[in-house]
Molecule: small-subunit ribosomal RNA
Organism: uncultured bacterium
RNA sequence: AGAGUUUGAUCAUGGCUCAGGACAAACGCUGGCGGCAUGCCUAACACAUGCAAGUCGAACGGACGGAGGCAAGGAACUCUUCGGAGGGAAUUGCCCGAGUUAGUGGCGGAUGGGUGAGUAACGCGUGGGGAACCUACCUCGUAGAGGGGAAUAAUAGUUGGAAACGACUACUAAUACCGCAUAAUGUACACUUUUCGCAUGAAGAGUGUAAGAAAGAUGGCCUCUGAACAUGCUAUCGCUAUGAGAUGGACCCGCGUCUGAUUAGCUAGUUGGUAAGGUAACGGCUUACCAAGGCAAUGAUCAGUAGCCGGCCUGAGAGGGUGAACGGCCACAUUGGGACUGAGACACGGCCCAAACUCCUACGGGAGGCAGCAGUGGGGAAUCUUCCGCAAUGGGCGAAAGCCUGACGGAGCAAUGCCGCGUGAGUGAAGAAGGCCUUCGGGUUGUAAAGCUCUAUCCUUGUCCAAGAGAGCAGAGUAUAGUAACUGAUAGUCUGAGGACGGUAGACAAGAAGGAAGCCCCGGCUAACUAUGUGCCAGCAGCCGCGGUAAAACAUAGGGGGCAAGCGUUGUCCGGAUCACUGGGCGUAAAGGGCGCGUAGGCGGUCUGUUAAGUCGGAUGUGAAAUGUAAGGGCUCAACCCUUAACGUGCAUCUGAUACUGGCAGACUUGAGUGCGGAAGAGGCAAGUGGAAUUCCUAGCGUAGCGGUGAAAUGCGUAGAUAUUAGGAGGAACACCAGUGGCGAAGGCGACUUGCUGGGCCGUAACUGACGCUGAGGCGCGAAAGCGUGGGGAGCAAACAGGAUUAGAUACCCUGGUAGUCCACGCCGUAAACGAUGAGUACUAGGUGUUGGGGGUUUCGAUACCUUCGGUGCCGCAGUUAACACAAUAAGUACUCCGCCUGGGGAGUACGGUCGCAAGACUGAAACUCAAAGGAAUUGACGGGGGCCCGCACAAGCGGUGGAGCAUGUGGUUUAAUUCGACGCAACGCGAAGAACCUUACCAAGACUUGACAUCCUGUUGGCCGUUCGGGUAAUGCCGGACCUCUCUUCGGAGCAACAGAGACAGGUGGUGCAUGGUUGUCGUCAGCUCGUGUCGUGAGAUGUUGGGUUAAGUCCCGCAACGAGCGCAACCCCUAUCAUUAGUUGCCAUCAUUGAGUUGGGCACUCUAAUGAGACUGCCGCGGACAACGCGGAGGAAGGUGGGGAUGACGUCAAAUCAUCAUGCCCCUUAUGUCUUGGGCUACACACGUGCUACAAUGGCCGGUACAGAGGGCAGCGACCACGCAAGUGCAAGCAAAUCUCAAAAAGCCGGUCUCAGUUCGGAUUGUGGGCUGCAACCCGCCCACAUGAAGUUGGAAUCGCUAGUAAUCGCAGGUCAGCAUACUGCGGUGAAUACGUUCCCGGGCCUUGUACACACCGCCCGUCACACCACGAAAGUUGGUAACACCCGAAGUCGGUGGUCUAACCUGCAAAGGAGGAAGCCGCCCACGGUGGGAUCGAUGAUUGGGGUGAAGUCGUAACAAGGUAGCCGUAUCGGAAGGUGCGGCUGGAUCACCUCCUU
Repeated sequence: AGAGUUUGAUCAUGGCUCAGGACAAACGCUGGCGGCAUGCCUAACACAUGCAAGUCGAACGGACGGAGGCAAGGAACUCUUCGGAGGGAAUUGCCCGAGUUAGUGGCGGAUGGGUGAGUAACGCGUGGGGAACCUACCUCGUAGAGGGGAAUAAUAGUUGGAAACGACUACUAAUACCGCAUAAUGUACACUUUUCGCAUGAAGAGUGUAAGAAAGAUGGCCUCUGAACAUGCUAUCGCUAUGAGAUGGACCCGCGUCUGAUUAGCUAGUUGGUAAGGUAACGGCUUACCAAGGCAAUGAUCAGUAGCCGGCCUGAGAGGGUGAACGGCCACAUUGGGACUGAGACACGGCCCAAACUCCUACGGGAGGCAGCAGUGGGGAAUCUUCCGCAAUGGGCGAAAGCCUGACGGAGCAAUGCCGCGUGAGUGAAGAAGGCCUUCGGGUUGUAAAGCUCUAUCCUUGUCCAAGAGAGCAGAGUAUAGUAACUGAUAGUCUGAGGACGGUAGACAAGAAGGAAGCCCCGGCUAACUAUGUGCCAGCAGCCGCGGUAAAACAUAGGGGGCAAGCGUUGUCCGGAUCACUGGGCGUAAAGGGCGCGUAGGCGGUCUGUUAAGUCGGAUGUGAAAUGUAAGGGCUCAACCCUUAACGUGCAUCUGAUACUGGCAGACUUGAGUGCGGAAGAGGCAAGUGGAAUUCCUAGCGUAGCGGUGAAAUGCGUAGAUAUUAGGAGGAACACCAGUGGCGAAGGCGACUUGCUGGGCCGUAACUGACGCUGAGGCGCGAAAGCGUGGGGAGCAAACAGGAUUAGAUACCCUGGUAGUCCACGCCGUAAACGAUGAGUACUAGGUGUUGGGGGUUUCGAUACCUUCGGUGCCGCAGUUAACACAAUAAGUACUCCGCCUGGGGAGUACGGUCGCAAGACUGAAACUCAAAGGAAUUGACGGGGGCCCGCACAAGCGGUGGAGCAUGUGGUUUAAUUCGACGCAACGCGAAGAACCUUACCAAGACUUGACAUCCUGUUGGCCGUUCGGGUAAUGCCGGACCUCUCUUCGGAGCAACAGAGACAGGUGGUGCAUGGUUGUCGUCAGCUCGUGUCGUGAGAUGUUGGGUUAAGUCCCGCAACGAGCGCAACCCCUAUCAUUAGUUGCCAUCAUUGAGUUGGGCACUCUAAUGAGACUGCCGCGGACAACGCGGAGGAAGGUGGGGAUGACGUCAAAUCAUCAUGCCCCUUAUGUCUUGGGCUACACACGUGCUACAAUGGCCGGUACAGAGGGCAGCGACCACGCAAGUGCAAGCAAAUCUCAAAAAGCCGGUCUCAGUUCGGAUUGUGGGCUGCAACCCGCCCACAUGAAGUUGGAAUCGCUAGUAAUCGCAGGUCAGCAUACUGCGGUGAAUACGUUCCCGGGCCUUGUACACACCGCCCGUCACACCACGAAAGUUGGUAACACCCGAAGUCGGUGGUCUAACCUGCAAAGGAGGAAGCCGCCCACGGUGGGAUCGAUGAUUGGGGUGAAGUCGUAACAAGGUAGCCGUAUCGGAAGGUGCGGCUGGAUCACCUCCUU
């Protein structure tokens, strides 16, 4: 960075697809290790079990516990001087006390952790704001901490309940609760005052009023009291008030934040004000009153979807996509509502209520909430352990020890991802074996393996063994500052305990190459090829596409390529410029609105001043961390982690600059407009007038037709048409002028006159002074058709009717004909409404027409020329364009504004909406389906397109075929077989130049199996061949015998042959001519087909090869961006026509001789033969032509314009023919699909066709006589002469391997005779009899002869063939094949015509040009209905579900408000009783969740039936389109019709062709 795919090829447009990267992935196959990450994307589905929030006894009263202490006590026991002493148990007290903790109380359960349902929002991001706020714990400061009171849990007792949980009575404590006092410089409020602020207001000073405490805990000390505590003092902690800070939070604002307009209007506390309430605080936050506002095309409202961001993925970037993990914010905690507590919640592991669900229950009632960590079920393509530990980090509580912590640290599972390592290294050629391929030689796997020598990362076993432990804590002691002292604080020292991971990382030793490679691909894109199998099957496929017997595309194998513990597939996103800001387009590819006016908006001339919003510069703040980038560092490296730096394009503030844009002010005239003076015009509207023509009516004249068509008919007409004359009526349209002329915004506008009226142009420069351009919505105009109402109606004419045409003809053609066409008024609002080209402005070579003005020169004038402005054409440069083309009237160069496009089909359809009387218009999808659809140009081919030209192509002629009989071939039919092939021309008397057997391939039957034929091997034999006999058979085969018995030799043997045997193999006219070679046909002996270099074109390609002439010819000449060349043409070759030379036998005979005869002598002159030459070249003359090529005529010549004929066949086409001539790949058969044999068949016969022969007769038949060829053949041959036979032929036999002999007689012809127009003296089929020949053989199935028989046929329908001169026609002759068989074929000569005006037409061909939707190329392509199958969608009586609102009803819990009959410890009054203040239950009210009712809205699902659409195999009917597509097509509209479609009206060229006009170029 691109590539494949539309085409025969090309360029461009345009879609589809691929290569890259990524992933919280999944699936398939496979799987060694480690590190670091990640792991329910689906059911915010339901959850068993365990754990996830506690802690404080240094707040409190108890309880437990009894280690210990103190005091009292004083038993047993001992001693005793008997007095007692010692001893110290039980017990009691202190409520002293280590420890435990249910309850009261404090702090924390608002953090941490999870999830993304909701939310389109100040929710989030970013930047701001407060003169409108709160903040527990923490830090700093100031002041304080006085003195009282009343309860209550625990507990005890009684009692209810299954339980959960209570009720009552009695007692008690506090750092729990409640009054009172104190109180400023603090707080709140009010007033006065100073300063400040943009404002509301703020700050300070003064005065007044109001409001508070835990006096607690622990340690230590003690001078006072005391037995001891206590008090007191002190330290620490805690507490109160208050000021600040920090942290956290609440609120407000600017900007940004998805899709839909088929959601356009929304809103009633709604918007604002006043007052009050409420809140931490501003505020309609709430209430009352007042006003009527507020939001919205810059998208309100509604609907759908969605947590947002840092980031992540991709991309060069701009962007696009995304929002897992980590981090910030928000929201939620089964669903909905609510408040309480508190510094903080309307609270995940709190409360109340309602609902659903689950569980317990004694049926009365209760309990619960994993979207915490594990885990279970379910859903799903899919996502883990009911693990260890608080050692570290962090959090809560505590003075602390410590306790708690599924946060967290770790381990486990999973290749889910990223990163790293390994599966060995070296050597090793007999290039092993095996596999695969093979041209059988070999190649490849492949140094690969084995073998040998090493190494040890992972692995196995064992040993050693970290860092993470710093801080803090405990103990000891020191220092500092201070204290009366202790304690405490701070700093450092010593000692000690403490590790989940884990005996882990790491190290060492030993062992051992032992354990560790797969997956995908190999047609192109895209790296990598062969074999076998399969045979449009099985299958593959991302796109193009593979597979129908030789598949590199399927499957398998070998080999190869890629990646690698992974590899592929699927899904999703970005990329590959296909929504284009960077960075696209709109004449014809998709795309300019039908046209104007104009609103919002966007954009806007010149100069000056000012401002500083945009813009530009500087500075400050912010832009969290992580990520990303750079540098450095740590794990052996890397992934990963750490540190630092830069970046962070943004926002805000301050400040500066002022060119440009904007704002404000002033001026200007060139943009725009006005005035004045002119001229042009089918511009519009209304009224009036006119003539020509059609039709109709009346009258005259007049008679048989008229009319119409390709030809006809329907129709009109003897009741008088048509034609003609006159008069009249009525409607519609306005000939000529008329012109790529004019006018208009477009649609459009055409007789004349008048009236009213719009616009543009030219000139002038008096006026205004930017007043301008564009223009979403909006408004208006808008051909034709159509609709409504009322008129009108001559002509024309959808529909309709009839006649034709046709297979049909719902058409084209004809005759009629109604709506309509016309007018008035009102709708409709569309067209190929087109220049397929939006409007405006400016700029950018020229030339030439035309139209309307102006100026200048010239002229007497007409005119002519130059110039300028406005319009309208053509050509053309630069430039543009894919090309075509456009080119001052741009599709060029730029700017401004609007509209529109994003593959084809479905479809301008459906649904919805708006408009319309309707028709319908406007707006305008999706499912599904295809890999294209489309543009321009190129080469061909084709055209019922055009031009030029040729050909026995037509025409002009001659003779045939088609009718008859026969021959022959084919089809068909038949058959055991009728072997096979050839099928328009270009198969059919063709392969077959000759089927009785053979041939022969077919059929029946019978045989053989290494074979009828080839090569090789072994053994035996010595022959083979030949002669011959016998048996047997349908025949081969078979059986048996006789004769004969090889060559060479170095004597070893070798060769040859036969037989026997084994296998390799033979054999195949079996298949495939669509696997092939070779050969052949055909277009076509047509004049074409190409190349090199150059040039043109982006390219396919073009040019050359076209053009003007000419030719048989791309033959030649001229011209020309071409110049040359090749294969073809022509010539060279053969035959023939003339002559010469040479030669002279077998040929010839003029002269001489001779004979029956060139028979012989002689001769080679002639003929002839056969070799070499000559000759003809437009060479000569004239004319034409262009002075050419060439043509015409002439001379000469045997021949004259390639003299005649032949051979010769360019590039190619037809998958043309042939596997049965031959060769050959592959497949198939192998006791048969091979080989041999006999017989049969190829010869059949209702029929059809082709090619021929013979005829139908008198230009003839028959009989007799008679004349003249050429070219060939001949030894298994031709066979003379002679004889016999009517003849076919036979017998004998000369000659000849041939200019000698022979076949061999030529026939038509000529002469004479006969027949006399008839089914004949024509014609000869058919049949009978008898013969002949060939051959083993003549029945199926040969030819010939003789006699007899004597069919059809009297010149042939439609149609069709050959031939242009020695030709047609006619006549015979020969040859090949061949034993025999010729009407066929191939040759030969004899006799010997007619006609060609000419190229209109038919056929074929060549060149040029044109159109094309064709390119297997018109035998092409292609449209619609109908029928069948499948698919998605619309409508539909309805049915059913969801959602959000609205109205009304109900109204739980709860806040708030009211009330205070009832109840009530603290405070007040009071001796008391009681009362008061305050409070509470209860009740009432507002609000409100769930729920209910109702009518609508909206979104789905489903629905008998129905509608069109799409896709399908070779269905049916037609043939609408593409060529002039056979009626040019298409657009709009109306109408009709099985269908394509037809017709009417108007429009377009995106119509061919011809002619005219006009214009342009030369």